Notes: A computed fold for a 355-nucleotide part of an RNA from a Chrysiogenia bacterium, annotated as large-subunit ribosomal RNA, domain IV. It matches the Rfam family "Bacterial large subunit ribosomal RNA". Its family is annotated with structural constituent of ribosome and ribosome in the Gene Ontology. The literature on the family includes a 2001 paper in Science by Yusupov et al., "Crystal structure of the ribosome at 5.5 A resolution".
[in-house]
Context: one part of a larger RNA
Order: sequence, then structure tokens, then C1' cells
RNA sequence: CUCUGGUUAAGGAACUCGGCAAAUUGACACCGUAACUUCGGGAGAAGGUGUGCCCCCGGUAGGUGAAGGGAUUUACUCCUGGAGCUGGAAGGGGUUGCAGAGAACAGGUGGUAGCGACUGUUUACCAAAAACACAGGACUAUGCAAACUCGCGAGAGGAUGUAUAUGGUCUGACGCCUGCCCGGUGCCGGAACGUUAAGGGGCGUUGUUAGUCUUCGGACGAAGCAGCAAACCGAAGCGCCGGUAAACGGCGGCCGUAACUAUAACGGUCCUAAGGUAGCGAAAUUCCUUGUCGGGUAAGUUCCGACCUGCAUGAAUGGCGUAACGACUUCCACACUGUCUCAACCAGGGACCCA
Repeated sequence: CUCUGGUUAAGGAACUCGGCAAAUUGACACCGUAACUUCGGGAGAAGGUGUGCCCCCGGUAGGUGAAGGGAUUUACUCCUGGAGCUGGAAGGGGUUGCAGAGAACAGGUGGUAGCGACUGUUUACCAAAAACACAGGACUAUGCAAACUCGCGAGAGGAUGUAUAUGGUCUGACGCCUGCCCGGUGCCGGAACGUUAAGGGGCGUUGUUAGUCUUCGGACGAAGCAGCAAACCGAAGCGCCGGUAAACGGCGGCCGUAACUAUAACGGUCCUAAGGUAGCGAAAUUCCUUGUCGGGUAAGUUCCGACCUGCAUGAAUGGCGUAACGACUUCCACACUGUCUCAACCAGGGACCCA
């Protein structure tokens, strides 16, 4: 110097990102216990008091229940009986130490807000959480040889189940609620019309050549065979017509106006599928921003309560509340402390030195 323990004057979070770490609290009995609440809780809330030993009450309350006695339905029966054994707590008196849960083991507490209802689950080896799950809610598919999943297949799961069932997706207890938009994308339904593949169809046309003609160079050219091929017919799909947002998603701008000013219930205009409703709001969302006001502090970029000018909130990508719960996160207070002012000493282990 370092590690692990221990003690510490006065102060008591001034330390620090942050009370991290440490300290405090701690058992049992009794008294007492707030807001809030889903009436279960909250609660061991908080906050107090007692605790050793001896004597008395008193071998007392209580427990157990023998012998004996009685009854009859004669039984491992019922009733009575109280011996013996066991045995608290309360109350009263006394006594003793610095100290009586005498050592060890054994909640610190309260208030506020956020998030998640809760118990659970998770990154084996840096994350335990506000993430996942969850009961509950909703949509959607599926009539059974079910949908769906695995397998090339036979087949298997679903299920020896049958719509109060099973699969998929979203949301996430509970309470109050869940607004408007179907233009785009998706899904569902429709079938008149348009478009449309293979295929069907074959107008026409090309090659070949029996033959005919010939100025002997060649020209024309039936049938057959072969090639190309127009019209026309031709499904789903797409177009088209509807529906659907707890499907994917979306939810405006400018100008003017009230008898101080300011503001605009009101009016005008443009655009849109429709222009954000109820709530909440500088928020886990607010850039400007340490917004402004209030509270708490001597002093507060954090915190709490408001305001609304929401850069860029908002309703199952759920909105807003919410008792209980949380090794979650924020802020405050009490208690407590070597976290600190500011360090000291003690014990043991290491480092180091000598042998």
C1' cells in the first nucleotide's frame, strides 16, 4: 500500500449520477393504527409498553380421567363418580445487574408521481425490466374425411374433440369508454359488360409439282402433303359494382369579425375519403425550453399541482382513471449511520524486507 472484519469525538447525506455501501429496524405478548379501497385489503400501517429471578394467590383455571356406584337393549354399552397425573395465563408482593427477546439467528419507515393490474416468464456467461405471458375483451376462419400444421406419399397431429369446440390475429384485470373516414391497400360478396391464356376455329396465303404453255431462258400451276395464319368461340384474374376500420391505415389551410385592448362563439373561401370527438397534455411524447404560474428548499435544468402556444397526444398500433402488488423508475421526509467534513486506531490475510 491492498483485502476482509471491528470501533470512533463533533456534525449527520454536506458524499455521490444516485444514501451505492454501511448503519438503523428485527423475536414474542399487549395497546394502538390514517388516507384510500375492487370492502378482501391497506396492516406487522404508523406509534407505544412489557419481557430476568424469588414468593403469594394455588398445585388454582383448564386438560386427562382410575377405583367405586347405578341403569338396561348384556355391550369394546350408557349415566354417575371424582382419585391420580398434568398444568398455563392474569393479578399482588419482593429482589437484582450498566444492560433480562442479556449471546446467535430474526422487517428500517412514511409520503408523491410514472409504468405494468396482479402470482408468474426472459437475454445459460454484462440487461429481470416499463419487455414476454396472463385471466378478461374483440375480430376472423372452420359443419367434421373441419379449418390449420407436419410429411414426396401412405399417414399423423387437430381429437378418440364437434361451434359453450378448434385454429389464426390484435388487445391485455377491473371501472368509464372506444368518435369521424371505405378515396388508396387488403379482405368479402356480385356477375351484366370490357380485357384475357392454352385450346378450338380456319378466311386467306406460302412451299412443293402431275400437267399446260414456251421465244427452250422459263412462265403458269389442280389435287395431295407441309408451313404460316384473319374473323369468331374461350376460365379464373384484372377492370367494373357494392360491403368492410377491435382490417393496413388516415383524421386540413388561409382571411376577416364583439363598444379599451386582447381573443374570436360568428362569417367568407380553398382543398379532402374524412378533417382529431371524449379524454389527457412541456407528458417514458415539448424542438424553442431551465416555457409561465403555484408548491416544496436559504438556494430546485430534477420533482409535484396547474395553464395549453400538442415542433410532432388521442381512443383494442386502445384512451383516461384505478385499490392491491413490484430486487422496476422519479422526487421528498423521518430514523440511522465513516458516504462525507477528514481521517484515526485495532485484528487477521496478502504485497514487501530478512533468514
The RNAcentral record of the full RNA draws on ENA.